A computed fold for a 1523-nucleotide RNA from an uncultured bacterium, annotated as small-subunit ribosomal RNA. Rfam family: Bacterial small subunit ribosomal RNA. The RNAcentral record of the sequence draws on ENA, Greengenes and SILVA. The coordinates come from a structure-prediction model, not an experiment, and the mean pLDDT is 85.
RNA sequence: AGAGUUUGAUCCUGGCUCAGAACGAACGCUGGCGGCGUGGAUUAGGCAUGCAAGUCGAACGAGAAAGCACCCUUCGGGGUGUUAGUACAGUGGCGAACGGGUGAGUAGCGCGUGGGGAACCUGCCCUCGACCCGGGGAUAACUCCGAGAAAUCGGAGCUAAUACCGGAUGAGGCUUCCGGGGCGCAUGCCCUGGCAGUCAAAGGUGGCCUCUGAUUCAAGCUUCCGGUUGAGGAUGGCCCCGCGUCCCAUUAGCUAGUUGGUAGGGUAACGGCCUACCAAGGCGACGAUGGGUAGCUGGUCUGAGAGGAUGGUCAGCCACACUGGGACUGAGAUACGGCCCAGACUCCUACGGGAGGCAGCAGUCGAGAGGCUUCGGCAAUGGGGGAAACCCUGACCGAGCGACGCCGCGUGGGCGAUGAAGGCCUUCGGGUUGUAAAGCCCUGUUGAGCAAGAAGGAAAACUACGGAGUGAAUAACUCGCGUAGCUUGACGUUUCUGCUUGAGGAAGCUCCGGCUAACUCCGUGCCAGCAGCCGCGGUAAUACGGGGGGAGCAGGCGUUGUUCGGAAUCACUGGGCGUAAAGGGCACGCAGGCGGCUUGGUAAGUGGGGUGUGAAAUCCACCGGCUCAACCGGUGAUGUGCAUUUCAGACUGCCGAGCUUGAGUACAGGAGAGGAGAGUGGGAUUCCCGGUGUAGCGGUGAAAUGCGUAGAUAUCGGGAGGAACACCAGUGGCGAAAGCGGCUCUCUGGCCUGAUACUGACGCUCAGGUGCGAAAGCUAGGGGAGCGAACGGGAUUAGAUACCCCGGUAGUCCUAGCCGUAAACGGUGGGCACUAGGUGUAGGAGGCAUCGACCCCUCCUGUGCCGAAGCUAACGCAUUAAGUGCCCCGCCUGGGGAGUACGACCGCAAGGUUGAAACUCAAAGGAAUUGACGGGGACCCGCACAAGCGGUGGAGCAUGUGGUUUAAUUCGACGCAACGCGAAGAACCUUACCGGGGUUUGACAUCCCGAUGCCAGCCCUAGAAACAGGGUCUUCCCUUCGGGGACAUCGGGACAGGUGCUGCAUGGCUGUCGUCAGCUCGUGUCGUGAGAUGUUGGGUUAAGUCCCGCAACGAGCGCAACCCUUGCCUCUAGUUGCCAGCGGAUCAUGCCGGGCACUCUAGAGGGACUGCCCCGGCUGACGGGGAGGAAGGUGGGGAUGACGUCAAGUCCUCAUGGCCCUUACGUCCCGGGCUACACACGUGCUACAAUGGCCAGUACAAAGGGUCGCAAUGCCGCGAGGUGGAGCCAAUCCCAUAAAACUGGUCUCAGUUCGGAUUGGAGUCUGCAACUCGACUCCAUGAAGUCGGAAUCGCUAGUAAUCGCGAAUCAGCAGGUCGCGGUGAAUACGUUCCCGGGUCUUGUACACACCGCCCGUCAAGCCACGAAAGUCGGGAGUACCCGGAGUCGCCGUCCUAACCCGAAAGGGACGGAGGCGCCGAAGGUAAGACCGGUGAUUGGGGCUAAGUCGUAACAAGGUAACC
Repeated sequence: AGAGUUUGAUCCUGGCUCAGAACGAACGCUGGCGGCGUGGAUUAGGCAUGCAAGUCGAACGAGAAAGCACCCUUCGGGGUGUUAGUACAGUGGCGAACGGGUGAGUAGCGCGUGGGGAACCUGCCCUCGACCCGGGGAUAACUCCGAGAAAUCGGAGCUAAUACCGGAUGAGGCUUCCGGGGCGCAUGCCCUGGCAGUCAAAGGUGGCCUCUGAUUCAAGCUUCCGGUUGAGGAUGGCCCCGCGUCCCAUUAGCUAGUUGGUAGGGUAACGGCCUACCAAGGCGACGAUGGGUAGCUGGUCUGAGAGGAUGGUCAGCCACACUGGGACUGAGAUACGGCCCAGACUCCUACGGGAGGCAGCAGUCGAGAGGCUUCGGCAAUGGGGGAAACCCUGACCGAGCGACGCCGCGUGGGCGAUGAAGGCCUUCGGGUUGUAAAGCCCUGUUGAGCAAGAAGGAAAACUACGGAGUGAAUAACUCGCGUAGCUUGACGUUUCUGCUUGAGGAAGCUCCGGCUAACUCCGUGCCAGCAGCCGCGGUAAUACGGGGGGAGCAGGCGUUGUUCGGAAUCACUGGGCGUAAAGGGCACGCAGGCGGCUUGGUAAGUGGGGUGUGAAAUCCACCGGCUCAACCGGUGAUGUGCAUUUCAGACUGCCGAGCUUGAGUACAGGAGAGGAGAGUGGGAUUCCCGGUGUAGCGGUGAAAUGCGUAGAUAUCGGGAGGAACACCAGUGGCGAAAGCGGCUCUCUGGCCUGAUACUGACGCUCAGGUGCGAAAGCUAGGGGAGCGAACGGGAUUAGAUACCCCGGUAGUCCUAGCCGUAAACGGUGGGCACUAGGUGUAGGAGGCAUCGACCCCUCCUGUGCCGAAGCUAACGCAUUAAGUGCCCCGCCUGGGGAGUACGACCGCAAGGUUGAAACUCAAAGGAAUUGACGGGGACCCGCACAAGCGGUGGAGCAUGUGGUUUAAUUCGACGCAACGCGAAGAACCUUACCGGGGUUUGACAUCCCGAUGCCAGCCCUAGAAACAGGGUCUUCCCUUCGGGGACAUCGGGACAGGUGCUGCAUGGCUGUCGUCAGCUCGUGUCGUGAGAUGUUGGGUUAAGUCCCGCAACGAGCGCAACCCUUGCCUCUAGUUGCCAGCGGAUCAUGCCGGGCACUCUAGAGGGACUGCCCCGGCUGACGGGGAGGAAGGUGGGGAUGACGUCAAGUCCUCAUGGCCCUUACGUCCCGGGCUACACACGUGCUACAAUGGCCAGUACAAAGGGUCGCAAUGCCGCGAGGUGGAGCCAAUCCCAUAAAACUGGUCUCAGUUCGGAUUGGAGUCUGCAACUCGACUCCAUGAAGUCGGAAUCGCUAGUAAUCGCGAAUCAGCAGGUCGCGGUGAAUACGUUCCCGGGUCUUGUACACACCGCCCGUCAAGCCACGAAAGUCGGGAGUACCCGGAGUCGCCGUCCUAACCCGAAAGGGACGGAGGCGCCGAAGGUAAGACCGGUGAUUGGGGCUAAGUCGUAACAAGGUAACC
């Protein structure tokens, strides 16, 4: 620090996902040790049991028992002492308000931070001052009596105090009044003088005899502790204020003690805290009120930081203590382990009543994924009490449990290669596990055991002595002084050290397709499964499961959850808005934000310095302590903040003064569909009337509906009415936008130019608000010509609720009022400034010039185009910015759900504005690129169409295919490019299929071992044969004679074999686009990039053929040429070919001699290259014409097939990976089948006839083949053929008569003298064998068929058509195939259309590429959500009723020790019970609002391999699309 994922690829936008760190965690697998931390996050749910707050006898009264000892005894017991002034209980004091827990509540001055209190309190503690005199009356405990189940309570009697109450004193405090002084930001505060009033107290312990009495001793003195009062301090608290502190505006208004005042009450204290009265205020878009959520902070986690998230442990603050309310006591509480009341719950009960509160420590149940011991100790630290000893302390210190976290250690170390065995893989060679193991030599952490020794938490307290202090004192007491002594450890079987033992007890988890480090085998076969994202799995899975191996981490490893990060993906740092999400439809404008030049002041902002604070802990640096580390200690630094003070005065603000350039005003001109109202004009449409006129008009792709003989259309004249304004008219004008178009008038807004004068920043923007706002729509009233939703009809169509046509209502128009939207678009908010130009156009001004106008030049304003820099993802923008800056506003944050639901506001309604969530997807998008495609365009080509000729489709037959059938009808091929295809030839064989019969090292190859010397051939038996049985026959070479080798057979083992599967694992070969003209590369250049350029363009060509141009220059594979063949010529050669001339022979024939001229054969050459001429063209490529030539512009034909496409075809040619079969899926044999037959299709043959059939006669080829062969002459047969065999290994012989044609004859339009199917009979040939199932011959038979519907095929010249011939295969079988020649046409205007193709261009939502993509309803399943008669619940509030405890107020008949009066009785005072009243929790009643659950039914939405209907969109998507 980034990465994966949208695409064929690219760049961008944008979301999703991953790698990191962290956690009070949980779950899965695994688990040796130690240290330090940490551990109920959910039910603030309920709790058994124990413990968690007591202490003081030196405040006080009372005061046991058991036990022990002694004495007495009637032997039952009693007494005394001791226990012991002890225990228990009580009065009193202090504490219990700390410590400990929890986070429910709380959005608050609760918390944080900084201030204030001149408005306050503060027990214990410290310092200073003063004092403690003298009295009184009670009461608990206790005793007695009584009530009660209990808890507990009542009555009577006794008693003490540091309990309670008067009195005295008053340094002083407080209060009223009268003064003085000082100070403050206001109220006021401080110091001080005087008069008056008022207010205190408690003793205890130890000691002593200096003073008095005097014997101890008392008074007294004294010590320490305590008491009272006052001042101050310290500590702790209380109150107030500034600032900060979550989400929702789909919460916008809230408020009656409310805001303020006066008076009073209350409080420690200010205050509306409370009450009465008066006033009507107070808060709020800088977010009040309401709702939701939440304890806050130091910190913690993350992050580069800014920030985000979080608040568990530790620390500070707050709140709470079963729920709600309340006060009491007290220095302090509205009190966790106190009280009262109400409620819920639990427990006890004798049913009358009572008791209780673990959110203290343990522990228990529950709910939960989930969190510990009912431990030890006060040894340490701290706290309470005490004079102290000491007691108490679940605070705390320790231990226990849990891998929950962090840190450390170990599970061994060294040597050890025949690289053992085993596993796994393998190309079978080997590789790997792997120095790993074994083995040898060591060590001793840890563990286990044993034993002692040492260290630390321990310092105190206490005792003694010394010193110092108080004191009269050598008592006593005190001391934070010194010395010595003695004692104290829960942890603890601690830690450390030593010895023994012994490699011994101690490694797992996850991952291995990419991201991301790590690969193979097997199994599985879209199954089982995996998955964080992309995605894997449908027979070769590095992605599933297992094995081997590897990678990573390691006492852990993974998973899940959560947070931050990555995410610049809410952007302060640090983003955007033309087209990706995003500019408000437009304007005016309050608040708000921002604001020109000069100058003075000020100092709020701002900047510098100082001071205070910013707790500790944490973080960081350094140092130090545990062997290290974690952990801990010390020191320091930081703490960006707040407050205060001081300085500065640039900038901003504020105050003042000025300026003119921003803005505005006045003046003179100017253009304009700017707006409103009134009037007016012509043309056209329609309608009405009349005339002329007659049969149609109209409409369409074509039609029909419609109109018209009741007279239309057409035409002429007249009239009516409504709407809109042709030409001018223009990327012209005006307006803020919407929008504005005949002409005239009236009223009116804005703008531009020019020159001066004036005002003097008056400006810009604008949330909310207000106004304007196309069309459609709504209300009311008019109007209504044309057009025209809905609707009707006609067409079209599979349908056609559409497109087209004929009609037609609302509407369109006017008036008044609503609506308030739009693709309201420049998809571009407004303002100002700056930053090259060029060229149009509209308005104005000026200059030059002129008599004047124009042209030309300059400036301003508007409006277009093209372009520089720059910007942009690109496209593009570019002084009219999307450039560079500043200011203000609006808006965006993945797609769908959805601009939907709910709520609110607006509206008459339609609807609008605001505007979610659940759920779901891994994308949705923008621009550009290359293709492909288009019922887009341009150019061009091809038997592509057209023009022609002949066919197919109809018939019969042949053949192939589908289908069906079958035991099997083997398999493959399936649009073109499968279907007379593989098959150039299925009777057996072939043969792969079926049935049956056999066989198992095999029909075939190689090797090893053993045995034998055979096997084969021939014969016999059985059999359908294979096979089986028997007979006959019976090896070779070498030799040391043991044997070895070769061959063959048998047995065994390796292996063979498979036309079994996969052509979607492959090689090879092939088809196809297509003999189409294309396909690429190097370098350069352009582009962020895919990619482009080159290869495009202008010409030209059959051609990317060539020329020219050009940021390209070259090159390769293709094209062409080179090759073969054919056409002409020459040369060479001359048999088997040829025969002109010569000779010979024949009826005739190159038959013979001879010859090689010709033909021909087959070898070598020549020839054609736009070379020549003319014209066109650019002087070009090239084209047109011509000459010559056998041939002319590629002469004809062939071979030759670029990069690639179709997962095209072939595992059944061959080869081959993998899988499968192995007495069978191999192999052998016989028979059958591949030849089936209701049908359908393809390809052919023969025909339908007279351009013909038949008969007779007669002529001319080429190319091939032949010894397992072709076969002549002859003879036989009507014939197929037979017989026979000359000749020929072939330019020699044979196959072999070519046929059509030509000549003559006949038939005469007929299902025929056409046609030949079918069938009967008889034969021939091949072959082991023609039944299933061959070909051919003869005789007989004589079917369909009379030129073929829709549709469709071939062919452009020696071609089509037509005619025959040959060959391969082959025993035989050809209508097929491949060749050969004979005869031999027609037509091409042309490129509109169909098909295919090429190039350029255009659009695209396609890229599996139009056989593409894709939309909506319906049907099915699942999911979440809305509505809904209702129904159930929750929290909050309002009004009223009732009203507990309790404070407060009043009363206080009743009660009442202290004080007063009184001799007393008694009275008074104080106080209380009780009563009344205000308030008041819970409860009740009532009406609403809000939130939530549920709800028959209902609504749409989302998702879900292969459902239905259509075809809306993407190409002009076939009606351009869209709002």